[in-house]
RNA sequence: UUUAUCCAGAGUGGCUGAGGGAACAGGCCCGACGAAGCCACAGCAACCAGGCGCUACGGCCCAGGUGCUACUUCCUGCCCGAUAACCGGGAGAGAUAAA
Repeated sequence: UUUAUCCAGAGUGGCUGAGGGAACAGGCCCGACGAAGCCACAGCAACCAGGCGCUACGGCCCAGGUGCUACUUCCUGCCCGAUAACCGGGAGAGAUAAA
């Protein structure tokens, strides 16, 4: 850079000790009943790999490489539609996988 996905799912313990939910702003939350980080174990999922099947595949199995385990990617920010309001669609940004 391209493509696909992002309202599902899945946490305990140890060390440590004040922040955290990507960045900025606003909001809403989490946090000494222990944040972030690191380690161990456990778990979730099934993108890739592997196996099976098929005219073909969007199917099935598995769990080796990744990823993930508060809140929709926590929500909003820009554009379009609609409304009294809630709201819906898209873009942008971000995350993950594969190339």
The RNA shown here (SAM riboswitch aptamer (S box leader)) has 99 nucleotides and comes from a soil metagenome. Model confidence (mean pLDDT): 85 of 100. The RNAcentral record of the sequence draws on MGnify.